c-di-GMP-I riboswitch aptamer from Calderihabitans maritimus, 85 nucleotides, folded computationally.
RNA sequence: UUGUGCUAAGGGCAAACCUGUCGAAAGGCAGGGACGCAAAGCUACAGGGUCUAAGGCCGUAGGGCUAUGACAGCCAGCUGCCACG
Numbered sequence: 001u002u003g004u005g006c007u008a009a010g011g012g013c014a015a016a017c018c019u020g021u022c023g024a025a026a027g028g029c030a031g032g033g034a035c036g037c038a039a040a041g042c043u044a045c046a047g048g049g050u051c052u053a054a055g056g057c058c059g060u061a062g063g064g065c066u067a068u069g070a071c072a073g074c075c076a077g078c079u080g081c082c083a084c085g
Stems, first nucleotide, its partner, number of pairs: 002085004012037002017032006035073001041078003047075002049071003055066004
């Protein structure tokens, strides 16, 4: 430098769900809780994708479209511990 995660050690993170709280919602944060994770670390206008639709636009109406709101535990990009080759 590169590949792998079969083995070991120290460990790390924490889905669903519950409680509180913020938010129009998606969802975020805190506590509890563990389904899982070798990047479940970081990155969200300036890669793709997904979710929501307050406001706006359209419609007689039911409703439709729309991100300036979100998701990194969807892919991707960047960085990185340990072990082994």